Transfer RNA from Ruminococcus sp., 86 nucleotides, folded computationally. The coordinates come from a structure-prediction model, not an experiment, and the mean pLDDT is 81. Rfam family: tRNA. Rfam classes the family as a transfer RNA. The sequence was found in a public genome assembly.
RNA sequence: GCCGCUGUGGUGGAAUAGGCAGACACAAGGGACUUAAAAUCCCUCGGGAGUUAAAUCCCGUACCGGUUCGACCCCGGUCAGCGGCA
Numbered sequence: 001g002c003c004g005c006u007g008u009g010g011u012g013g014a015a016u017a018g019g020c021a022g023a024c025a026c027a028a029g030g031g032a033c034u035u036a037a038a039a040u041c042c043c044u045c046g047g048g049a050g051u052u053a054a055a056u057c058c059c060g061u062a063c064c065g066g067u068u069c070g071a072c073c074c075c076g077g078u079c080a081g082c083g084g085c086a
Stems, first nucleotide, its partner, number of pairs: 001085007010026003019069001028044005046059004062078005
C1' cells in the first nucleotide's frame, strides 16, 4: 500500500427485506423484608429542553456526508482495533 471483519447506555450484548433505538443480563441507585446484614422481591437507570411534579418536545448506534416519507441497517469518505496479502 491492497483486501476482509468489527465499532450500539457504566459493562457484555440484542434489534438486518429499511419502520417505536437500546430487548436480555450484569453493574449502579431507591424501597420492602431483617435486631442488623446476606439472599430474595419491587421500582428506577443515555443526554438536553420543559414542568411544582408530570405530560410533551428535541438529540443520541465510532465520526462526517448522501439516498429515502423514514437509516444501527443501504451508498461515499474518514478514524480506531483485529486478521490476511504484498